[in-house]
Molecule: FMN riboswitch aptamer (RFN element)
Organism: Bifidobacterium primatium
RNA sequence: CGCAAGUUUCAGGGCAGGGUGCAAUUCCCUACUGGCGGUGAUGGCACACGGCGGUUCGCGCCGGCCACAGCCCGCGACCCGCGAAAGCGGCUGAUCCGGUGGAAUUCCGGAGCCAACGGUAUAGUCCGGAUGAAAGAAACGAGGG
Numbered sequence: 001c002g003c004a005a006g007u008u009u010c011a012g013g014g015c016a017g018g019g020u021g022c023a024a025u026u027c028c029c030u031a032c033u034g035g036c037g038g039u040g041a042u043g044g045c046a047c048a049c050g051g052c053g054g055u056u057c058g059c060g061c062c063g064g065c066c067a068c069a070g071c072c073c074g075c076g077a078c079c080c081g082c083g084a085a086a087g088c089g090g091c092u093g094a095u096c097c098g099g100u101g102g103a104a105u106u107c108c109g110g111a112g113c114c115a116a117c118g119g120u121a122u123a124g125u126c127c128g129g130a131u132g133a134a135a136g137a138a139a140c141g142a143g144g145g
Base pairs, nucleotide, nucleotide: 001144003143006140007139008138009137010136017029018028019027031125032124033115034114035075036074037073038072042067043066044065045064049063050062051061052060053059070113071112079090080089081088082087095111096110097109098108099107117128118127119126
C1' cells in the first nucleotide's frame, strides 16, 4: 500500500391537527417518512504528491478526499415455488413538465406518483414475525508487493 481466507462491530424513517362513526394513528381532509451500492455538471475540504497553466509569487486548474437520486441502473428485505437442510429458482413499487447547459429522469422551479406479509374498521406511518435476517459499511488481518 490495502489484495486473500478469516474475525469483530454497525447496518430504516414516518400520522401533528381535524371530520364521520359504537369502534378508525386503517376511511375522509390534512400531515409526515425515504435501506444499500453505482452514476451524478453541484457544493465543501486539501493542494503533501503527479500533471498542466501562468503574473515565477508560491498562485490557479485537473487528478485526490467528503457529501449529494424514494420513483435512472443494480441489490437487499418481504413474498412465492422446490429442498431434510445448506441452498437454488422466481417475483420484486413509483416521474413528468419547465429552466440552465455541450451534457442533467441526478441541479433549480413546479406538479405528481410509490411503498411486502399477518393482525385489527380497510394501515408506507400502529402491533407482530423481528433482541431476527440482510444489501452493505467500518476496523482488524498469516502472508505478499